Predicted 3D model of a 270-nucleotide part of an RNA (large-subunit ribosomal RNA, domain VI) from Acidobacteria bacterium AH-259-L09.

[in-house]
Context: one part of a larger RNA
RNA sequence: CGCAGGAGAUUUGAGGGGGCCUGACCCCAGUACGAGAGGACCGGGUUGGACGCACCGCUGAUGUACCAGUUGUUCCGCCAGGAGCACCGCUGGGUAGUUAAGUGCGGAAGAGAUAAACGCUGAAUGCAUCUAAACGUGAAGCUCGCCCCAAGAUAAGAUCUCCCUCCCGAGCGAUCGGGACUGAAGACCCCUCGGAGAUGACGAGGUUGAUAGGCAGGGUGUGGAAGUCCGGUGACGGAUGAAGCUGACCUGUACUAAUCGGUCGUGCGG
Numbered sequence: 001c002g003c004a005g006g007a008g009a010u011u012u013g014a015g016g017g018g019g020c021c022u023g024a025c026c027c028c029a030g031u032a033c034g035a036g037a038g039g040a041c042c043g044g045g046u047u048g049g050a051c052g053c054a055c056c057g058c059u060g061a062u063g064u065a066c067c068a069g070u071u072g073u074u075c076c077g078c079c080a081g082g083a084g085c086a087c088c089g090c091u092g093g094g095u096a097g098u099u100a101a102g103u104g105c106g107g108a109a110g111a112g113a114u115a116a117a118c119g120c121u122g123a124a125u126g127c128a129u130c131u132a133a134a135c136g137u138g139a140a141g142c143u144c145g146c147c148c149c150a151a152g153a154u155a156a157g158a159u160c161u162c163c164c165u166c167c168c169g170a171g172c173g174a175u176c177g178g179g180a181c182u183g184a185a186g187a188c189c190c191c192u193c194g195g196a197g198a199u200g201a202c203g204a205g206g207u208u209g210a211u212a213g214g215c216a217g218g219g220u221g222u223g224g225a226a227g228u229c230c231g232g233u234g235a236c237g238g239a240u241g242a243a244g245c246u247g248a249c250c251u252g253u254a255c256u257a258a259u260c261g262g263u264c265g266u267g268c269g270g
Base pairs, nucleotide, nucleotide: 001152005163006162007161008160009159010158011157015149016148017147018146021049022048023047024046025045026044027043033038051106052105053104054103055102059100060099061098062097066093067092068091069090070089071086072085073084074083075082076081110144111143112142117137118136119135164269165180166179167178168177169176170175181267186264187263188262189261190206191205192204193203194202211257212256213255214253215252216251217250218249221245222244227240228239229238230237231236
């Protein structure tokens, strides 16, 4: 820009893409077959490999805004307690998130038309012949079926809902010209954000509000704070006390910030 008014939703599916893999074992059955050795078709079941998608409940990894321990040094006047720097100083753990090595699922079933091949009926050619007419069976392959995209599918589809005027003049009329008022539905800008994201975009919100922060409660993690008291000459240990602290998690709560505003979009549509 188009899709013959504008807008918000929900969709159909022309067409396109993805997927399509495979082993072993068990039963049938030591059966059919075979002198024996050996050893099935068909059908049913179990369990794997690789690959793919999703997820984080489990097992782990990571987790430089969480907790603890600890070395050296500087500083906070000193003690105690802390802070800075040293690869996050080092070490032990670890929430959310991300993630695989973790775990859930997938390839299918089924339908149709076929290939090679195998047939039925059957002439040309009184026989024969799957083929010439006609009719069957038959593949991991083809068309569907499963998953994803999809109406710029310009043949531009469908459904639901929402929104928008009066006057004057000309004309038989369709309509054309002018004026006044109006600026809808809706969208965007802007702002608070996100399991969305390079930026746009997408999604949740903007006081008729839980969108983010803060705060409160909870959870989780760490693992027993500081201070005081007690025991010990002391290092240290014990009690107070499952203590203190706790990022991203859950719930709640307008305390703070989403203020106030602006722009686009018109007027019933060949």
The full RNA is in RNAcentral, with records from ENA.